[in-house]
Parts: sequence; C1' cells; structure tokens
RNA sequence: UGGUCAUCAAGAAAGGCUGAGGGAAUAGACCCGGUGAAGCCUUGACAACCGAUUCUGCAUCGAAAUAGCAGAACACGGUGCCACAUUCUACUUUUGCGCUCUCUUGCAUCCGGUUUUUCCGGCCAGGAUGAAGCAGAAGAAUGAUGAGUG
Repeated sequence: UGGUCAUCAAGAAAGGCUGAGGGAAUAGACCCGGUGAAGCCUUGACAACCGAUUCUGCAUCGAAAUAGCAGAACACGGUGCCACAUUCUACUUUUGCGCUCUCUUGCAUCCGGUUUUUCCGGCCAGGAUGAAGCAGAAGAAUGAUGAGUG
C1' cells in the first nucleotide's frame, strides 16, 4: 500500500510536558476547546476482533487432522479504543406532507383588458405519473478497526 470478509447508535480518563486548535478529506450544519484543543509520555480503564485459559451445549473416529461448531466468562498475550451514531447532511430508491413553480380542469361572485353577447388574463377551487422543497425509512458510498492474504 492493493484487494477479501466481518463489524461500526454499546463500552471506557486521570496525571505530566506543551500551548491553539480539534471533531479523516470537500461544502454546509451542529458541537468540543486557555475550567487547556491536537500531539508526546506515564498510569489506569473499556472489551470490538484474533489467540490463550476456564465453563456449558452440540457434533464426532470418517479422506485428512489431536482437534471442530456455537455460547458464556476472563483481561493473560497481539491489536484496537476511552465527546457527540462513522457527530449529522450530501448519492440512490421509496413513503408521506404541503401546493412554491409547471401542467391540467372548472370558473358563480370579484378585479383588469377587449367588448354587442362573447372571449382572454388574474383571483379562487379541484387534480397530477412533473420540477424543486420539507420530514421519515432503507440502501449505497466514504472512512475506521480487526482477521487473514497479495
């Protein structure tokens, strides 16, 4: 550093040095921060993954292997981690709402234009498989961590 698989709303901070930023990247939002950010060191914790150990259940003598599968406990080893959902949104699909725009139907009264009636437009009312908006749900993407691999 590439790809694969799994997981990501759970959990868990003190001290020292230092001194202004930080929440991965872009944009926006929302937050954290001199009552001390990020970083480094020490200690402590947490328990996501792998291993070890212990326990429980299942499977089992078969082609091979003295060890399989599932769950629980523990914090011993390897990683990880200790504000906020991967802090939230962005992309896709879908549901609902409203009626801003668009399309469409009607148009009694009212307003404007024209006018003999008429007709047209506005206002107003209904509808839509449309655009955009708001809210929800699901998925994806990005990223992180682990395991094993190139």
Predicted 3D model of a 150-nucleotide RNA (SAM riboswitch aptamer (S box leader)) from an uncultured Chlorobiaceae bacterium.
It was read from a public genome assembly, where an Rfam model found it.
Of the family's consensus pairs, 88% are formed in the model.